This is a predicted structure of a 125-nucleotide RNA (THF (Tetrahydrofolate) riboswitch aptamer) from Loigolactobacillus jiayinensis. It matches the Rfam family "THF (Tetrahydrofolate) riboswitch aptamer". For this family Rfam cites "A eubacterial riboswitch class that senses the coenzyme tetrahydrofolate" (Ames et al., Chem Biol, 2010). Rfam links the family to the GO term tetrahydrofolate metabolic process. Taxonomically the source falls in Loigolactobacillus (Bacteria, Bacillati, Bacillota, Lactobacillales). Model confidence (mean pLDDT): 81 of 100.
RNA sequence: AUCGGGGUAGGACCCAAAGCGUUAAGUGCCACCGAAACGGAAUGUGGGCGGUGGACGAAAAACAAGCGCGCGCUGAAAUGAUAGGCGUGUGGCGAGUUUGCGGUUUUGGGUCCGCAUUCGCCGCA
Numbered sequence: 001a002u003c004g005g006g007g008u009a010g011g012a013c014c015c016a017a018a019g020c021g022u023u024a025a026g027u028g029c030c031a032c033c034g035a036a037a038c039g040g041a042a043u044g045u046g047g048g049c050g051g052u053g054g055a056c057g058a059a060a061a062a063c064a065a066g067c068g069c070g071c072g073c074u075g076a077a078a079u080g081a082u083a084g085g086c087g088u089g090u091g092g093c094g095a096g097u098u099u100g101c102g103g104u105u106u107u108g109g110g111u112c113c114g115c116a117u118u119c120g121c122c123g124c125a
Base pairs, nucleotide, nucleotide: 003123004122005121010113011112012111013110014109015108016107017106018105019104020102021101022100029054030053031052032051033050034049038046040119041118042117043116044115060099061098062097063096066093067092068090069089070088071087072086073085074084
């Protein structure tokens, strides 16, 4: 020298924890805009991130303090009535708790996948 190797941002899956939404955001999709961004460096393609707009779309349920309503008893301010109180029933509302659900968020861990050209690093040395 040649040859070989390693090394991103990130992606997929699994585990754990803490959250968010379930009154529908988020995820995913499309368009436009933005930036100091992604093998160690430069350039580049294409990813990733942020913002705006658009289209589409969903899994809830149980328990439950209490409230409301019906009925019964009681029943104050003079009587009556009523308010209130007690009990009871309720396929009405319901804080909260729990279990689900979401191609859900973040963090930690594991496995696999993972740039082009030029230079650099390692091996052959």